[in-house]
RNA sequence: UUAGAAAAGCCAAACUAUCUGUGAGGAUAGGACGGAAAGCCACGGGUCUUCCAUAUGAAGAUAGCCGGGUUGCCUCAG
Numbered sequence: 001u002u003a004g005a006a007a008a009g010c011c012a013a014a015c016u017a018u019c020u021g022u023g024a025g026g027a028u029a030g031g032a033c034g035g036a037a038a039g040c041c042a043c044g045g046g047u048c049u050u051c052c053a054u055a056u057g058a059a060g061a062u063a064g065c066c067g068g069g070u071u072g073c074c075u076c077a078g
Stems, first nucleotide, its partner, number of pairs: 001078002003075002010035002015030006033064001039070003043067003046062006
């Protein structure tokens, strides 16, 4: 540096409960479908929400939709 067999450790979808937001969603606990960045960053695209004068608009959500940036654990192996 490339890669991801195994193991340790890590994260935790759906669903349920409580709280929170107009909403998309978010937080905590339970729970594991999965994950090698499912760590972090809304920069580009996508999707979704609210508002609205309905559009080449505004404000948001999503990093577990894709790309990009950045940091990083373990290891058979090249």
c-di-GMP-I-GGC riboswitch aptamer from Nitratifractor sp., 78 nucleotides, folded computationally. Of the family's consensus pairs, 95% are formed in the model.